Overview
A computed fold for a 72-nucleotide RNA from a Patescibacteria group bacterium, annotated as transfer RNA. It matches the Rfam family "tRNA". The family's RNA type in Rfam is transfer RNA. Rfam links the family to the GO term triplet codon-amino acid adaptor activity.
RNA sequence: GCGGGCGUCGUAUAAUGGCUAUUAUGUCACCCUUCCAAGGUGAAAACGUGGGUUCGACUCCCAUCGCCCGCU
Numbered sequence: 001g002c003g004g005g006c007g008u009c010g011u012a013u014a015a016u017g018g019c020u021a022u023u024a025u026g027u028c029a030c031c032c033u034u035c036c037a038a039g040g041u042g043a044a045a046a047c048g049u050g051g052g053u054u055c056g057a058c059u060c061c062c063a064u065c066g067c068c069c070g071c072u
Base pairs, nucleotide, nucleotide: 001071002070003069004068005067006066007065010025011024012023018055027043028042029041030040031039048064049063050062051061052060
């Protein structure tokens, strides 16, 4: 330099172009318990960035950034 893959709550992870973006774990509050642990209920928390297509984009297209792999 060229090609390919990946990027989503703190962490890991899912998504047919369509309602309030899934689940687990962690965090916080409450319940339970003499206390702790375990258990139960609830809450907060995310689509790498910038454009485009579309009535509508995490999803499709382009560019860019980061990581990984291959070729030279």